[in-house]
Molecule: transfer RNA
Organism: Chitinophagales bacterium 33-2
RNA sequence: GGAUCCUUAGCUCAGUUGGUUAGAGCGUCUGACUCAUAAUCAGAGGGCCGGGGGUUCAAGUCCCUCAGGAUCCA
Numbered sequence: 001g002g003a004u005c006c007u008u009a010g011c012u013c014a015g016u017u018g019g020u021u022a023g024a025g026c027g028u029c030u031g032a033c034u035c036a037u038a039a040u041c042a043g044a045g046g047g048c049c050g051g052g053g054g055u056u057c058a059a060g061u062c063c064c065u066c067a068g069g070a071u072c073c074a
Stems, first nucleotide, its partner, number of pairs: 001073007010026004019057001028044005050066005
């Protein structure tokens, strides 16, 4: 330098053919239970879906670009 792939909650990851409100586990907070803690149960909070632009009635999903990362080739 070239090719392909990845970036979604604090962490690890889902998200179908573009379609109504973006989800799970763990963690955090609150409550229940307990003499108490842990475990367990219930609930809550937490996201401008990496940045920008474009296509579309509609974009996490498609296209372009930038940034970061991984693998391969040179």